RNA sequence: GGGCGAUUAGCUCAGUUGGUAGAGCAACUCAUUUACACUGAGAAGGUCGGGGGUUCAAGUCCCUCAUCGCCCA
Numbered sequence: 001g002g003g004c005g006a007u008u009a010g011c012u013c014a015g016u017u018g019g020u021a022g023a024g025c026a027a028c029u030c031a032u033u034u035a036c037a038c039u040g041a042g043a044a045g046g047u048c049g050g051g052g053g054u055u056c057a058a059g060u061c062c063c064u065c066a067u068c069g070c071c072c073a
Base pairs, nucleotide, nucleotide: 001072002071003070004069005068006067007066010025011024012023013022019056028042029041030040031039049065050064051063052062053061
């Protein structure tokens, strides 16, 4: 230098043909216990890596930048 893939909650990851952003774990609150743990219940937590474009509507499509990984040279 060229090619491919990844980037979504604190962490690990889903998200179908473009149409309401989710799960598990963690943390928090309540119940339970003398207390802790376990267990049960509840609530919270997101500019979907940055910017731009297309569209009535973008996590999803297009362009660009950044970071990480793999391959080729």